[in-house]
């Protein structure tokens, strides 16, 4: 310089054009249970999908730039 793959709640992950209001597990956060922690139980916040533009009646989900990261090739 060329390609390729990732970038979705605090971590990890699904989701692949339209079944609302983005699900799931940890973790938070409140109540219950317990002498108390832990275990369990019930219920609650938390992401608008790296960032910007496009296509569509609609987009995390398709295209384009662009920014991190990683990975090969010169």
């Nucleotide at each position: 310089g060329g390609g390729c793959c990732c970038g979705u709640a605090g971590c990890g992950u699904a989701g692949c054009g339209g079944u609302c209001u983005a699900a799931c597990g940890c973790g938070c956060c409140u109540c219950c249970c317990u002498g108390u922690c832990a275990c369990g139980g019930a219920g609650g916040a938390g992401a608008c999908c790296g960032g910007g533009g496009g296509u569509u009646c609609g987009a995390a989900u398709c295209c384009c730039c662009u920014c991190g990261g990683g990975c090969c090739c010169g």

The RNA shown here (transfer RNA) has 74 nucleotides and comes from a Candidatus Saccharimonadota bacterium.
Rfam family: tRNA.
Taxonomically the source falls in Candidatus Saccharimonadota (Bacteria, Bacteria candidate phyla).
The coordinates come from a structure-prediction model, not an experiment, and the mean pLDDT is 81.